Small-subunit ribosomal RNA from a metagenome, 1497 nucleotides, folded computationally.
RNA sequence: AGAGUUUGAUCAUGGCUCAGGAUGAACGCUAGCUACAGGCUUAACACAUGCAAGUCGAGGGGAAACGAUAUUGGAAGCUUGCUUCCGAUAGGCGUCGACCGGCGCACGGGUGAGUAACGCGUAUCCAACCUGCCCACCACUUGGGGAUAACCUUGCGAAAGUAAGACUAAUACCCAAUGACGUCUCUAGAAGACAUCUGAAGGAGAUUAAAGAUUUAUCGGUGAUGGAUGGGGAUGCGUCUGAUUAGCUUGUUGGCGGGGUAACGGCCCACCAAGGCAACGAUCAGUAGGGGUUCUGAGAGGAAGGUCCCCCACAUUGGAACUGAGACACGGUCCAAACUCCUACGGGAGGCAGCAGUGAGGAAUAUUGGUCAAUGGGCGAGAGCCUGAACCAGCCAAGUAGCGUGCAGGAAGACGGCCCUGUGGGUUGUAAACUGCUUUUAUAAGGGAAUAAAGUGAGUCUCGUGAGACUUUUUGCAUGUACCUUAUGAAUAAGGACCGGCUAAUUCCGUGCCAGCAGCCGCGGUAAAACGUAGGGUGCAAGCGUUGUCCGGAAUUACUGGGUGUAAAGGGAGCGCAGGCGGGAAGACAAGUUGGAAGUGAAAACCAUGGGCUCAACCCAUGAAUUGCUUUCAAAACUGUUUUUCUUGAGUAGUGCAGAGGUAGAUGGAAUUCCCGGUGUAGCGGUGGAAUGCGUAGAUAUCGGGAGGAACACCAGUGGCGAAGGCGGUCUACUGGGCACCAACUGACGCUGAGGCUCGAAAGCAUGGGUAGCAAACAGGAUUAGAUACCCUGGUAGUCCAUGCCGUAAACGAUGAUUACUAGGUGUUGGGGGAUUGACCCACUCAGUGCCGCAGUUAACACAAUAAGUAAUCCACCUGGGGAGUACGACCGCAAGGUUGAAACUCAAAGGAAUUGACGGGGGCCCGCACAAGCAGUGGAGUAUGUGGUUUAAUUCGAAGCAACGCGAAGAACCUUACCAGGUCUUGACAUCCGAUGCAUAGCACAGAGAUGUGUGAAAUCCUUCGGGACAUCGAGACAGGUGGUGCAUGGUUGUCGUCAGCUCGUGUCGUGAGAUGUUGGGUUAAGUCCCGCAACGAGCGCAACCCUUAUUGCCAGUUACUACGUUAAGAGGACUCUGGCGAGACUGCCGUUGACAAAACGGAGGAAGGUGGGGAUGACGUCAAAUCAUCAUGCCCUUUAUGACCUGGGCUACACACGUACUACAAUUGCGUUAAACAAAGAGAAGCAAGACCGCGAGGUGGAGCAAAACUCAAAAACAACGUCUCAGUUCAGAUUGCAGGCUGCAACUCGCCUGCAUGAAGUCGGAAUUGCUAGUAAUCGCGGAUCAGCAUGCCGCGGUGAAUACGUUCCCGGGCCUUGUACACGCCGCCCGUCACACCAUGAGAGCCGGGGGGACCCGAAGUCGAUAGUCUAACCGCAAGGAGGACGUCGCCGAAGGUAAAACUGGUGAUUGGGGUGAAGUCGUAACAAGGUA
Repeated sequence: AGAGUUUGAUCAUGGCUCAGGAUGAACGCUAGCUACAGGCUUAACACAUGCAAGUCGAGGGGAAACGAUAUUGGAAGCUUGCUUCCGAUAGGCGUCGACCGGCGCACGGGUGAGUAACGCGUAUCCAACCUGCCCACCACUUGGGGAUAACCUUGCGAAAGUAAGACUAAUACCCAAUGACGUCUCUAGAAGACAUCUGAAGGAGAUUAAAGAUUUAUCGGUGAUGGAUGGGGAUGCGUCUGAUUAGCUUGUUGGCGGGGUAACGGCCCACCAAGGCAACGAUCAGUAGGGGUUCUGAGAGGAAGGUCCCCCACAUUGGAACUGAGACACGGUCCAAACUCCUACGGGAGGCAGCAGUGAGGAAUAUUGGUCAAUGGGCGAGAGCCUGAACCAGCCAAGUAGCGUGCAGGAAGACGGCCCUGUGGGUUGUAAACUGCUUUUAUAAGGGAAUAAAGUGAGUCUCGUGAGACUUUUUGCAUGUACCUUAUGAAUAAGGACCGGCUAAUUCCGUGCCAGCAGCCGCGGUAAAACGUAGGGUGCAAGCGUUGUCCGGAAUUACUGGGUGUAAAGGGAGCGCAGGCGGGAAGACAAGUUGGAAGUGAAAACCAUGGGCUCAACCCAUGAAUUGCUUUCAAAACUGUUUUUCUUGAGUAGUGCAGAGGUAGAUGGAAUUCCCGGUGUAGCGGUGGAAUGCGUAGAUAUCGGGAGGAACACCAGUGGCGAAGGCGGUCUACUGGGCACCAACUGACGCUGAGGCUCGAAAGCAUGGGUAGCAAACAGGAUUAGAUACCCUGGUAGUCCAUGCCGUAAACGAUGAUUACUAGGUGUUGGGGGAUUGACCCACUCAGUGCCGCAGUUAACACAAUAAGUAAUCCACCUGGGGAGUACGACCGCAAGGUUGAAACUCAAAGGAAUUGACGGGGGCCCGCACAAGCAGUGGAGUAUGUGGUUUAAUUCGAAGCAACGCGAAGAACCUUACCAGGUCUUGACAUCCGAUGCAUAGCACAGAGAUGUGUGAAAUCCUUCGGGACAUCGAGACAGGUGGUGCAUGGUUGUCGUCAGCUCGUGUCGUGAGAUGUUGGGUUAAGUCCCGCAACGAGCGCAACCCUUAUUGCCAGUUACUACGUUAAGAGGACUCUGGCGAGACUGCCGUUGACAAAACGGAGGAAGGUGGGGAUGACGUCAAAUCAUCAUGCCCUUUAUGACCUGGGCUACACACGUACUACAAUUGCGUUAAACAAAGAGAAGCAAGACCGCGAGGUGGAGCAAAACUCAAAAACAACGUCUCAGUUCAGAUUGCAGGCUGCAACUCGCCUGCAUGAAGUCGGAAUUGCUAGUAAUCGCGGAUCAGCAUGCCGCGGUGAAUACGUUCCCGGGCCUUGUACACGCCGCCCGUCACACCAUGAGAGCCGGGGGGACCCGAAGUCGAUAGUCUAACCGCAAGGAGGACGUCGCCGAAGGUAAAACUGGUGAUUGGGGUGAAGUCGUAACAAGGUA
């Protein structure tokens, strides 16, 4: 510090996710030790048991228990006066239960429910306060009195407890004396600028106190003053979320007077006034203890508040007071409520949010431990007692830190495992074994601290209100612990996660969209580096992972530090209160600001330095820091406040100007429609084409007249005006704003603007008018599969006017307002001034309105003085997509609806700009038998053949639009053959290796359908380096075999676009980039062919050419061809035909025209051939997961007495049907017959072609000359020609089918071959929709040959013969190329995608209602208790001789008052038949709305 993820790729926007750190954690697996720190986050739920607050006898009366002592009684032992035991007596001792009294119990410890508050933090204040114990100091400590508990007696009660009588003490209680520097009253009145007021010194009066103990030294007690400590109160500032909570408040705000309090105060009360709080967020609702600090972060921030420290609040829930210095009191009291327990049913008891512990809850959190030794607290004179505070120990890897599980050597690189395969390796791996060394730790033994600084007892000394020093004694939980030493011996000690990318680290096997994984992207459908093992590896390590939460990354709420034209986002526009911001100069002040100083900012924490535990964590000390608040001093630039002033911002006056600016009224012509009349006749109208409609009752058309409503042609213009919406005939009235000039006046009067107010298109609403045209709804006609649409004919609201409402629009420049600045060029509108005689023109300027463009900006597109540039101010708005601008609530509205405006749930994207393709029922240019023009067909018939389907035991398999279907198959009777049935074989029909044998075998016979089996069995195989090998049989195992699967694992081969003209690269340049340029443009070509131009310059694969063939010819050569001579053989020739070889020839080369002086095109000449002469071979980058595992090869999988091999028979030839490709026809340019005749080319031939001859009607047969071929044979070419006949018929057409008789091949012709003769003589009379081929030696037509092959061709591949028609042209169909345009497509239009309906699931709104919760208000009842009142009862202290009084207690009454009750309303949850929409879901239904002009933009 970043990374992954939207796309085919790119940039930017934007969300989601990851890597880091942290944790009171939990869970999974694993686990050796030590130190330090931590440990109910949930039920403030309920609690058994024990402990957690006592102490003082030096306050008191006393003596229940224990002990000592003394006296005494009894008993036992005996040693006979001792011991022991059991009693009794003695508070005289040590002590002490209970009691009176003092102090403490308000600390310490726990918890975080409540609390949004002066609760907390920080700062300030109290002249408005209190303070036990403690310290200092002053003054006192006198004299009396009456009770009461304990104890005793008597009752009541189950108990808890309680009542009565009698006795008694005090440092308990009471009275009196004395008493001031206290308090109060009176007086006094300095001082405070004055007033209200505060009120010093002084004087007088009133009032209030005490306690003793013990024995000489202290401890106490009372009053006063001051301090310290602790508390109380007030105030400034800070302190969570919600406005879908906007108004709240009656003791409320203030005053006067009282009461109350330690004290101020509506704290409380009576009276008076009507205030107080709030948009700078009151009230209400929700949530929450606050801080020091903790985590994170570069910081600013964000989140948290466990342990430790400070503060607050609470103690089962609610209320209340008492005591006290202090409480409204955790281990006190009273009352109410709930719960639990005891009970004799009458009544009582209790409060772990103290320490342990239990139950419950929960994912989850420990021992019913030890000690007061230390630290601290309470009491005490002290010893001491108490102390679950505290210190220690126990449990828990829950955290942090440290240590260890050995170290060195050791290669036969061992065994084993795993992987590869070339059988030899690699890796685990110096790892192990083995050798040596060490001993932290472990085990055992021994030694052994500090923490005790201190205090107590005794003694000594110094000293003298006190205290200090020394000697000695005693006090240790942890603990025989830490630590040290010795011995033993590598001995006691390693796991968990991950290995597709992010992210370090990979292989095999298994599985087969299953099982599963997953933080995001995503893996898994038979070769998974992603699932599950294993081997290996990586990174951590006594831990490792997962999950939860927080911060970070996230500049993804942006103060630091973001945005708003198109990605989310500028309010529809203006006016304007509050608020924010604000021109020049001078002075003052000092609020902000800046600097210095002071106080505070607790400690701990963080940071730095130093030190202590063996180190570290941890701990200690010191320093820094604590960015804050307060006070004070200073400065005066900036902001602010204030004073004075200025004119340029703003405004006013004056002079002019332009304008569809607004409102009202008047008025005009054209056009549509309607009415009347005339002319006139059969149609009009409408459409892609029609129909509905109108018209003989006279339409449309045309002429004249009239009515009425609405809108204003031309001018007219990216022209004008207005804030926006918007405004258009002409004239008038009223009226708003703007601009220019001028520089007289005011003197910052300004800008923006939350709320608020006003305006605000169209549609819509209300009332009343009006209604010509147009026209939602509606009707009809068409179109269509449908057509609730598009088109047509009609047509009502509405459109118009008046008045009122609505308040929204893609209200758009998708661009808020204002101000300033920043190159230019060119139009246009309205002004001004200069120059000119003047118009034009020229140059300047202000205000508008357009285009182009530099810098700059921008993701790009683009913007660019009218900014989206550079700055400033203010307002509005945004924070992933969907759900949703929806629900609920509120406000507005007559309604329609508008404004404000969520959540659950769901996805990993949604969206912007640009790029390359592809596509378009987009455009332009061009080409092609693509169309058109023609010729001949297919589709109809019969047959052949292939395919589908069906059938079958099997009908083997493959090929599937073009580019499968006379295709693989250049030839299925057996074989082929892969299929089926049956019969057989298992190292095999075929290959290699090993061993044995040298025969097996051929032949023959028999059985069998045959394979095969049985028997018999001749000859004794070939090569040899003599070793053997080949060959054959038998045996064992490695293995053979597979036309089994996967063409979506592959190689190779092939098809297709397409013989279309394209496809790319290097360097350079442009762009952030994908990419572009080149390759586009102007011409031209068959061609990216060539030329020109150009930020491109070059190059490659394609095109062309080179190759073959054909057309002309020269030369050379030539037998079997040819020619002539000669003929009995032979021989001769190189003229011709022909054959072969080598050459020539054609290049737009020449001429003319056109063209840009180019490329080239057109015409012509010559030439056998003319513009690539004809044909062939040749197929760029790529596309189609195209075809082929059945040509072959091959990975993996499967099979191995079978999916292999052999044999016989069958099948591939089936047959209601459908399709493709062909053949033959339907006839007269024909058929048939006859005639004598003609002309080819290219091929094939030895298990072959076969002549002549003979036989047969014929197929063919007999026989065999010749020929391995320019020689012989196949072999006859046919159409054609001539003559004859037939005369339009199912025929003298056509030939299917069938019968009979034959021939050929072959072991074999039934399934299932071909051919011949005779006979039979089907459909068919030119073929619907649709569709194919062909542009010249072509189509059409006619025969011939070959491969395969025993035989079998209408197929295929070749050959020649005869030999046309047509092409105006590129509008249209199809395909293709280039450029351009749009795109929501990129699996690329066979794309994408929308909505209803149906099904399943999920969350949510409404809902008759039903059930809860918390809070507030009203009323009723009213416990305890304070306060007040009261003479019903009682009454020790004082007064009084007494009666009695004062005072007190109880009782009663009153105010307030908790819980409880009643009724109503609001808020907030849960649930609810039914219902609404929403979301999600591999293959449902209906359509096709959007994306291309998406077929109606």